Predicted 3D model of a 73-nucleotide RNA (transfer RNA) from a Synergistaceae bacterium.
Rfam family: tRNA.
NCBI's taxonomy places the organism under Bacteria, Synergistota, Synergistia, Synergistales, Synergistaceae.

RNA sequence: GCCGGCGUAGCUCAGUCGGUAGAGCGGCGCACUCGUAAUGCGCAGGUCUCCGGUUCAAAUCCGGACGCCGGCU
Numbered sequence: 001g002c003c004g005g006c007g008u009a010g011c012u013c014a015g016u017c018g019g020u021a022g023a024g025c026g027g028c029g030c031a032c033u034c035g036u037a038a039u040g041c042g043c044a045g046g047u048c049u050c051c052g053g054u055u056c057a058a059a060u061c062c063g064g065a066c067g068c069c070g071g072c073u
Stems, first nucleotide, its partner, number of pairs: 001072007010025004019056001027043005049065005
């Protein structure tokens, strides 16, 4: 330098034939317990890496940038 994959909650990841974003773990609260753990219930937490485009509507499609990983040279 060229090619490919990935970037979504604090962490690990779903969601990619476009239709108002979820799970597990973690955090907080409540219940249970003599108390803790475990368990159950609930709550909070996200400009979906960034910029632009297409569209009535974009995490999703298109272009570019940045970062990480791999391959080729």
About this RNA
The sequence was found in a public genome assembly.